Small-subunit ribosomal RNA, central domain from an uncultured prokaryote, 349 nucleotides, folded computationally.
[in-house]
Context: one part of a larger RNA
RNA sequence: CUGGGCGUAAAGAGCAUGUAGGCGGUUUGACAAGUUGGAAGUGAAAGCCCGGGGCUCAACCCCGGAACUGCCUCCGAUGCUGGCAGUCUAGAGGUCGAGAGAGGUGAGUGGAAUUCCGAGUGUAGAGGUGAAAUUCGUAGAUAUUCGGAAGAACACCAGUGGCGAAGGCGACUAUCUGGCACAUUUCUGACGCUGAGGUGCGAAAGCGUGGGGAGCAAACAGGAUUAGAUACCCUGGUAGUCCACGCCGUAAACGAUGAGGGCUAGUUGUCGGGAGGCAUGACACUUCAGUGACGCAGCUAACGCGUUAAGCACUCCGCCUGGGGAGUACGGUCGCAAGAUUAAAACUC
Repeated sequence: CUGGGCGUAAAGAGCAUGUAGGCGGUUUGACAAGUUGGAAGUGAAAGCCCGGGGCUCAACCCCGGAACUGCCUCCGAUGCUGGCAGUCUAGAGGUCGAGAGAGGUGAGUGGAAUUCCGAGUGUAGAGGUGAAAUUCGUAGAUAUUCGGAAGAACACCAGUGGCGAAGGCGACUAUCUGGCACAUUUCUGACGCUGAGGUGCGAAAGCGUGGGGAGCAAACAGGAUUAGAUACCCUGGUAGUCCACGCCGUAAACGAUGAGGGCUAGUUGUCGGGAGGCAUGACACUUCAGUGACGCAGCUAACGCGUUAAGCACUCCGCCUGGGGAGUACGGUCGCAAGAUUAAAACUC
């Protein structure tokens, strides 16, 4: 390379957007680039292959044929692909109507709790644990009542519920704003899918500058435990956790399952919406889009998956190729740094 693969054995990029490229719905016409039929030229010789011949045979040599699967030119064909000119509406998009939602952004507001401060009542304990001690407390703690301050998070509702491309999103109010689904007709008329590079977003931790700091809490200190205890348990406690702006760009970033549309038995939940029946609602039925549990066929090494496929096929991208060395070294790129990314080899089993 080929072949075969990528849920768990090696392997789906964290997610999106989109350039080049690849692929692409219906129908008509003309073209003839790909495709295809025929013909001509060329495809040196030698070699390979086939048939003969010459050295006693063979190697070797000689003769003839075939082959050289290719390239080019001419004359035809027009089913398919293609470019060109039209057509259509089933893909895609848009309009009108009505809808659900922790989707996002900045702003304001609220109550419970915690800690601290002030004051009152009150007295000897309180904390904490397996048991204790460190610790706090007669300078009045803990408990309790009232008042005040601060920061952070939003109990119940809450749900194998909802929304988002992913990361993720949960008090309330209004602002600005993205996406989605449904119904109905009308409009555009293939405008589509994927996507190497590129670009943007991207938990936590970490970094820079400036704020903030209640609770929690790496590091650290002390008390215990223990043979030891650089731990588990306890008392404290700083970065950090929070905000603004700027970096970082990684995670078991997981459904360990790339994106898109198509096809292929059923049963049963759940959430929201629409239409019809009925005068309406409850209720039941039908349908659409999501989200769960089972399960036929099929698939799978098995586990399991099973219309939300890991089934049946297609288009495009990414990735894998024995273990270790190693996601390392070197070099490049990026970063303030931490480091990230790209990514070997010797050697060894």
The coordinates come from a structure-prediction model, not an experiment, and the mean pLDDT is 86.